Predicted 3D model of a 99-nucleotide RNA (SAM riboswitch aptamer (S box leader)) from Sinomonas sp. The sequence is in RNAcentral, with records from Rfam and Ribocentre. RNAcentral records the identical sequence in 2 taxa.
RNA sequence: GGACCAUCCCGAGCGGCCGAGAGAUCUGGAUCUGUGACGCCGCAGCAACCCUGGCGCCGCAGACGGAGCCAAAGGUGCUACUGCCAGAAGCGAUGGUGA
Numbered sequence: 001g002g003a004c005c006a007u008c009c010c011g012a013g014c015g016g017c018c019g020a021g022a023g024a025u026c027u028g029g030a031u032c033u034g035u036g037a038c039g040c041c042g043c044a045g046c047a048a049c050c051c052u053g054g055c056g057c058c059g060c061a062g063a064c065g066g067a068g069c070c071a072a073a074g075g076u077g078c079u080a081c082u083g084c085c086a087g088a089a090g091c092g093a094u095g096g097u098g099a
Stems, first nucleotide, its partner, number of pairs: 003097006013043005021032002025088005044079003049075002052071004057066003083091001
């Protein structure tokens, strides 16, 4: 980089650095932003996709497998606004699987 699957109206912010635009594309609207946004780094937190642990249930002769609930050490992710909203396009983001 490409394929498939799942999710994208819940939740969770402080500090330091930087210095002008920002939230994927186009149009329109509303918004954030020199009281420093966006971004980067640190810490903290949220969540439960993967992993791990626990509980009972179902299937199996068994090994084991399946769905559910709980926890949150590890791998990611996320922490203004529904992917900000509407229209267009059918794109993008995140996780997992296998090559």